[in-house]
RNA sequence: AAAUCUUUCUAAUGGAGAGUUUGAUCCUGGCUCAGGAUUAACGCUGGCGGUGUGUCUAAUACAUGCAAGUCGAACGGGAAUCUUCGGAUUCUAGUGGCGGACGAGCGAGUAACACGUUGGAACCUGCCCCGAACUCAGGGAUAAGCACUGGAAACGGUGUCUAAUACCGGAUAGUCCCGAAAGGGUAAAGAUUUUUCGGUUCGGGAGGGGCCUGCGUCCUAUCAGCUUGUUGGUAAGGUAAUGGCUUACCAAGGCUAUGACGGGUAACUGGUCUGAGAGGAUGAUCAGUCGCGAUGGAACUGAGACACGGUCCAUACUCCUACGGGAGGCAGCAGUAGGGAAUAUUCCACAAUGGGCGAAAGCCUGAUGGAGCAACACCGCGUGGUCGAUGAAGCAUUUCGGUGUGUAAAGACCUUUUCUGAGGGAAGAAUUAUGACUGUACCUUAGGAAUAAGCACCGGCUAACUCCGUGCCAGCAGCCGCGGUAAUACGGAGGGUGCAAGCGUUAUCCGGAAUUAUUGGGCGUAAAGCGUCUGUAGGCGGACAAUUAAGUGUAAUAUUAAAGACAACAGCUCAACUGUUGCGUCGUAUCACAUACUGGUUGUCUAGAGGCUUGGAGAGGUUAGUAGAAUUCUACAUGUAGGGGUUAAAUCCGUAGAUAUGUAGAGGAAUACCAAAAGCGAAAGCAGCUAACUGGACAAGUUCUGACGCUCAGAGACGAAAGCGUGGGGAGCAAACAGGAUUAGAUACCCUGGUAGUCCACGCCGUAAACGAUGGAUACUCGGUGUCAGGUUACUCAAUCGACCUGGUGCCUAAGCUAACGCGUUAAGUAUCCCGCCUGGGGAGUACGGUCGCAAGAUUAAAACUCAAAGGAAUAGACGGGGACCCACACAAGCGGUGGAGCAUCUUGUUUAAUUCGAUAAUAAGCGGGGAACCUUACCUAGGCUUGACAUCCCACAGAAUUUUUUGGAAACAGAAAAGUGCCUUUUGGAACUGUGGUGACAGGCGCUGCAUGGUCGUCGUCAGCUCGUGCCUUGAGGUGUUCGGUUAAGUCCGUAAACGAGCGCAACCCUAGUCGCAUGUUGUAUUUUCUCAUGCGAGACUGCCGGUUACAAAUCGGAGGAAGGUUAGGUCGAAGUCAGAUCAGCAUGGCCCUUAUGCCUAGGGCUACAAAGGUGCUACAAUGGUAUGUACAGCGGGCAGCAAAGGAGUGAUCCUAAGCCAAUCCCUUAAAGCAUAUCUAAGUUCGGAUUGUAGUCUGCAACUCGACUACAUGAAGUUGGAAUCGCUAGUAACCGCAUAUCAGCCAUGGUGCGGUGAAUUUGUUCCUGGGUCUUGUACUCACCGCCCGUCAAGUGAUGAAAGGUGGGGGCGCCCAAAGUCCCUCGAUUCAGAGGGCCUAAGGUGAAACCACUGAUUGGCACUAAGUCGUAACAAGGUAUCCGUAGGAGAACCUGCGGAUGGAAUACCUCCUUU
Repeated sequence: AAAUCUUUCUAAUGGAGAGUUUGAUCCUGGCUCAGGAUUAACGCUGGCGGUGUGUCUAAUACAUGCAAGUCGAACGGGAAUCUUCGGAUUCUAGUGGCGGACGAGCGAGUAACACGUUGGAACCUGCCCCGAACUCAGGGAUAAGCACUGGAAACGGUGUCUAAUACCGGAUAGUCCCGAAAGGGUAAAGAUUUUUCGGUUCGGGAGGGGCCUGCGUCCUAUCAGCUUGUUGGUAAGGUAAUGGCUUACCAAGGCUAUGACGGGUAACUGGUCUGAGAGGAUGAUCAGUCGCGAUGGAACUGAGACACGGUCCAUACUCCUACGGGAGGCAGCAGUAGGGAAUAUUCCACAAUGGGCGAAAGCCUGAUGGAGCAACACCGCGUGGUCGAUGAAGCAUUUCGGUGUGUAAAGACCUUUUCUGAGGGAAGAAUUAUGACUGUACCUUAGGAAUAAGCACCGGCUAACUCCGUGCCAGCAGCCGCGGUAAUACGGAGGGUGCAAGCGUUAUCCGGAAUUAUUGGGCGUAAAGCGUCUGUAGGCGGACAAUUAAGUGUAAUAUUAAAGACAACAGCUCAACUGUUGCGUCGUAUCACAUACUGGUUGUCUAGAGGCUUGGAGAGGUUAGUAGAAUUCUACAUGUAGGGGUUAAAUCCGUAGAUAUGUAGAGGAAUACCAAAAGCGAAAGCAGCUAACUGGACAAGUUCUGACGCUCAGAGACGAAAGCGUGGGGAGCAAACAGGAUUAGAUACCCUGGUAGUCCACGCCGUAAACGAUGGAUACUCGGUGUCAGGUUACUCAAUCGACCUGGUGCCUAAGCUAACGCGUUAAGUAUCCCGCCUGGGGAGUACGGUCGCAAGAUUAAAACUCAAAGGAAUAGACGGGGACCCACACAAGCGGUGGAGCAUCUUGUUUAAUUCGAUAAUAAGCGGGGAACCUUACCUAGGCUUGACAUCCCACAGAAUUUUUUGGAAACAGAAAAGUGCCUUUUGGAACUGUGGUGACAGGCGCUGCAUGGUCGUCGUCAGCUCGUGCCUUGAGGUGUUCGGUUAAGUCCGUAAACGAGCGCAACCCUAGUCGCAUGUUGUAUUUUCUCAUGCGAGACUGCCGGUUACAAAUCGGAGGAAGGUUAGGUCGAAGUCAGAUCAGCAUGGCCCUUAUGCCUAGGGCUACAAAGGUGCUACAAUGGUAUGUACAGCGGGCAGCAAAGGAGUGAUCCUAAGCCAAUCCCUUAAAGCAUAUCUAAGUUCGGAUUGUAGUCUGCAACUCGACUACAUGAAGUUGGAAUCGCUAGUAACCGCAUAUCAGCCAUGGUGCGGUGAAUUUGUUCCUGGGUCUUGUACUCACCGCCCGUCAAGUGAUGAAAGGUGGGGGCGCCCAAAGUCCCUCGAUUCAGAGGGCCUAAGGUGAAACCACUGAUUGGCACUAAGUCGUAACAAGGUAUCCGUAGGAGAACCUGCGGAUGGAAUACCUCCUUU
C1' cells in the first nucleotide's frame, strides 16, 4: 500500500438467451443448442521454446537389472598389498549395535470415531535437548574357524577351540517400583586417544504415537423391527492405558420412523471444475490422514509392526528337481505380456535437497536432481515487412457488358525473431574440494526470405453463397429437418467465415434449467387436494406482568497445517511458472454483555374455545307399527275375436274364451300431489303417516370455566352402485340367456320373454366424473337482489308492511387475481399456520415384492424401451345425419325431353405399321376442329437431303433475272436442250438477283416439363360478398367497423350502435328492342304534300302523384295516369379469391433434350378401323298424323375466282345459254308450320325410313380406302321407352322453317343468328341440390373424400411369468482342525522336547433364504409409406359421452345398476341483469 469488512457519500464488482407442439395465438411442458472444464481418446494436420502432466481398464500375471544398508572407533578371525619384518594400509564372511515400522507405491476393502472439526483423560515414547546420580568387582558359553559328515539343491548334522559394547549372576540404590506402614525389589560397557564418543537409573521437555468424545459425512422403507457379550452392575483377568476388551455371577436391559437392522455404492480431507450467488459435480498431479502389500490366518522381535523388498501355517498359481524335496510374491524404478479407445526410457547422477549407518573420511539411496518420449495441457514466439494496377495469367462465375480471387502474385526495396555455420560462454557450490544436467542458458559474428499452415464450418439457431453433379438414390443430421430434375442443407469446385500449431469429433461434469424452486415453482380446467370425518406423535398458537437467558444479536479470545484462491511487490527478456509479504478461511469452542422478538418458569385476564338456561326449525339417524293409489297374479261374473307391439312388422297372448269391464282376495316393492331457488347431515346420503330412543347445528342471555386452541404423518371410524358369503323374500324391473326384427353382417340399438340381482337380516368388499374436478382453520377487503331459521325495533294497542342483527343457501357485480375461461365476503383476492399431492407423453396405475380380501380385486409402486412432443384456454375458418333466417327452375305445380329403336357425331376400350396429340365429376365427350379424299398432318411405311424448306454473316466460281421443252422416276430429285440477254460503268468491273462448292457461328423441332412461367379461359357465380385507413377492445392470434331491428334483387337503403370514413364489387353510366317528337329522305313505299320504312338527334319512368301499413324512417301493398311501373325486357360488364383447374399443339417464354436427325422434302397409307360401352343430337314410332293438289304471311344475312334472273333440256340431281348486280336498286329468295279440299282408317300400315342394288349429277390433278346430291328398286328396328335423369316462369317452353361463318366440294342432324305460330303452372318452402348471414359443438386445418379405435397377419426391439439350470456373496447348525498365543501335565535346575486343553484360518457337510445370469413355452408393450376385418370416439359422430362395478362378445365394444356434465337441441319453472 492493497485485498477484506462496515457505512451516511462516491465508485467498482455482479445474473443475456435461442430453436422446436399450432392455420395462427397465449400458456403449461419436455427435448435440443450457444459457455466453461478434462489424468482424456479418435480423425486430419504439424515450425520452435518454456513450465507442468502421463495405465482412469486387470488390487491381472510377471523374464531381467537395480530400489536398505552401514559401523573394524563393539568383537575374534581371515585375505591382499606394502614393509624398516616391529608392523602399517585396505577389504571383509561371522558374532554384535543401529537402521530394515521411514522413504517409495497403490486405493482392493471400509458408511466406520475411517475422515474433517471441537474438546478430553486413564497412557507410551528409540534417536534428540535440559537437569540429577552412577559407570565396582567377576563368571560361563557360543558363531566364525578346524576335523568328520548328510543332501541334487535349499539347507544342514556331530565333535572340538575362541572374543566382545553378545549373555549371566553378585555388590551398590538418594531419587524409582510394590506396600497403609514396617519392610521388600530392580542397573551398567566399554571404545579411541588430541580428547571425545558411549553405557545405567531417575525427573522434565520437544516431536511422535495409542485411547475417549460433541457435531458433520451417499442412495434405498419394494429393508420395520434389531440385539444375548447384547445394555448395565459387581469381582477377577488382560493392556502402555480407559473400557464387555475377556471371563464368572446378578439384573433385563439397549437401539429404532430425528430411520435402528439390512442391501447397494464409495478411501476421507485441504482442494478442483462450474455457478452472479445459494448450490451442483468431483477427490488425477501437490499436501494431511487412513487402509492395503498374491489370498486368508497367526504371532515373534522391537521404543515403535502383528511388518511391501522379515518369520510360521493354510490355499491358489508359477518355477527348479537327481522325485526324496525345495524356491517365489514389481499396488518400489525401468521394463514385459494381457486387458483396453488409451497413458512414456530395461537412461544419467548422487553435483544439489533430504534420509540410514558411522567419531569421521565415507558408503548406500530408481527418495530426489536431471535428461529422453508424447501438441496431453497451459504459456510465449514465428512462418516475413514496405511499396506494387496492365487490376497480368490461371481458376470460378456471368445478364457475355462484366465480376470475384486481388495488392493477392510477379516485380522493386528492406529486415533476420527463427534456422544453418563459426567464435565465446555462465549462475546453480552455502563449503577447501566436488556440476549429472552441459559446451546447456546466454552473448558476438556470417549467410540467406531463406526451414515453417492447417482444420472445421457457410438452411435457421450461428459469423460466412454461388456453380456443377446426383434425383426420396447416394447421402447429411445437435434440434427443427434436407434429398422425388433448377438442393445456399448430399458430393465436388470457386469464394467466404471462424479458430490457429492446432482444428474438429466423441465421452464426462457444472451452467443455461426458476426443469426439485432455502434464495426461487406449483395443484378449478394444463401433471397435481387423500371420498369424508375423529384424533396420537409432530408443527404452529390470544392478552397483561414478572423472571430466566436456551434460541437471537454484539464484542473479545483460541483454533481454522502448508500449498491453492485473492492483493501488493519481486525473479526467469514477457507470460505460463516461481518467490516474499499481507489479508482471509463465512466453521467450531470458550467467555462477557444486551433482552425487542421466540422459548422455559410463575402469576393474572376474557376477545379464541367450551359449559349453562330458554326457544323454535329440519326428507339428520335407529327401531317398531300402520295407510292409500298403482302393477302383477288368483277366483268368480259380463262379454266376443281379437289383443299386444313397432317407423313398419314379427316372435308372443287368445275360441281350452284373451284384451276390456266389474266384484273379491293374495303378495312384494315404492311412496304421486305437497315439492321449491327449499331443508338436514362430515361425506356417502336422507321424502307416505305415527310412536319410542337418539346425534348435531342455530338464535337470545349484564350466567360459568379461563387458552382448555388450530392442523394432523402413522392409526381408527364411516363410506353410492355393482359384487361376494349364509338364511329369507321375490310384485315390478332386469345383466346373462332365448326368440323375432333391422342389416352386407348385427354376438347391438327396437320388440316379446326371462335368470342372477334389485328387497330384508347378519358378515365382507372399500371403490366412483366419491366433483364445487376447488384440503382444513383464522383474520381482513365496495355493493345489489332473492330465499330458509331465529331475533331486535319505531309508528302503535295488535297483525302486516318497513328499517336492522345473527347463522345458512342462490344469482349479478367493483377492486384484485388469472394463460385465458372465469373467480369475486360461500374467493380462484390480501395474509398467517398445518397436512396431502405434482415434476414431459407413452410403457403404467402395469410388472415384481409386501399388506389386506372368501373371491373379484384393493393399496403401495418401478424399470428397460420408445416419441419430440403430449396438453390447457382462447382465435379465424371448414364441417355437422346441430339450430334460426333467407335465396335460386333447388323442390313442388306444369310443359316437353333423355334413358328403349335406327342413324349422325364425339369419347372410352380394343385393334393396327399408324389408327398423331390434347380435354376426363360438376368445370371432358356435335370440346380444341367455324368444315381430315391430296394438302391440312403433328402419325405410319418407303424413297431422298444435311449450313439445310426459312433468317443473318463470310469466301470462291458460274450465270442477268426470267421463261419454255424434254429423259428417268411414284414424286421429291437427278440429267439434257432451247429462248432471253436488262441497270450503272473509267469497259477491268460493280449493284440487285439466281445457282454451285466451301467454312463455321447457326437455322430447325406440333420433342419434354401448364407442378418453372406470361397471356387467355372455365368454375364457384351476376352469388353479395371481399377489404383498407384512423380510432377503440384484447397479453395475443384477433375483434369491432361488416353485428343487431327492419327492408331490398343486392353489405340496397333506414334506424341503432365505439366507431368514423373509404376502396373493389351491387346499382347506374354503354348497346339492342318497345312509345312519341324533330330533321333528312334514295335505290324502299307511294299518284302525292305523305308513311306503319330508313338514318340521325331528342323526349319519356323518378315510387314523381293519391291512399293503406310501418317507428313521423327506409320501404312495401293497392290505385290513377301512361306505349311502358316499381331493376320495362334482353345484352355487354364477372370483386378479393378457390380448384398447383385447362392450355408449352394458337402465340410468347425459362430450363432440359435432338443436330447425316426428335430437323427438311416427296409418294402412298392412317386420323373414317369395330366385339363392346358412354355422352350429345337427328328421325321416328303416327290420325293434333301421312300423302296429293291449291293457296297466304317473315326477318337476320350473303354475293365478282361471286350471287345469278328470264328462257330452254332432263323424272331429277343438274346442264346449256345468259340479262342484271361491287347491292334498301340485281340475285340467293318459292319461307315452313298455317289455311282450303281430297284420300288413307288403326295395320308394322299410303306410319317409319335404316340398309342394300342399279343407273346418274356435281366439285375437284384425283371421289377405291373416304364426298355430297339425284332417280328407280329394296323397306331393318321401332307401337311412346326400367332404375334413373335433363331443360324451361312469357313472346318463355314447345312446334316451324330461313339465313350464315368455315368452305373447290362435303360427311352440318353441329355452331351462330333470324323471324313465324304460341301455351300450361307456381300467390308455397316440409323435403332433395347449391348458395348467403348469424349462432352452436368439434379431438378437423391436406380442413368430413377430415380425423381416428381395436383384434388378426408380417418384421424388429426391450421386458414380465415359467418346469428347471448355472453362478455368487453372506448368515446359521454340525464335523474336522494347521500354524500360533495362553493354560495344564511330563521333562525338573533351566532350556530343548513330548502329550493334552480353549480359541481358530482353510476345508467338508446340512437345511433355509437372498442376488445375478440363463430357460422350451407363454403374456402384454413399443416401433415399422401404402396388408385383413369392421367403424368404437371427435358434430346430437348418426344408440350423447365418460366414471366405478358385473356379465357377455372376432374386434373395436354391447348390456344391466348407480353416478358425473367435461352433452347438442328444445320446452317449462325459478332466480338474476336491463328498461

Description
Model confidence (mean pLDDT): 83 of 100. Small-subunit ribosomal RNA from a bacterium, 1475 nucleotides, folded computationally. It was read from a public genome assembly.